[in-house]
RNA sequence: GCGGGAUUAGUUAAAUGGUAUAACUUCAGUUUUCCAAACUGAAAUCGGGAGUUCGAUUCUCCCAUCCCGCA
Numbered sequence: 001g002c003g004g005g006a007u008u009a010g011u012u013a014a015a016u017g018g019u020a021u022a023a024c025u026u027c028a029g030u031u032u033u034c035c036a037a038a039c040u041g042a043a044a045u046c047g048g049g050a051g052u053u054c055g056a057u058u059c060u061c062c063c064a065u066c067c068c069g070c071a
Base pairs, nucleotide, nucleotide: 001070002069003068004067005066006065007064010024011023012022013021018054026042027041028040029039030038047063048062049061050060051059
C1' cells in the first nucleotide's frame, strides 16, 4: 500500500428498516438480629459524520480504533 472482519449500557453479548433486549454490575426497597442469598423496582447503550428513506443501530459513502491476510 491492497483486501477482509469487528465497533451496541461500566462489562459480556443478542437483535433487526418500525418503542434496542438480556445477564452481570450500580442504586433504592422488601426479607434477615447483622451480612450474604433471594425477590421487586429503577438508571445506564447502537464508535463519529454525511447520504437514501415516511422512518436508519440495520442500507450506502467517508473518517477513527482494533484484529486477520497479502505485498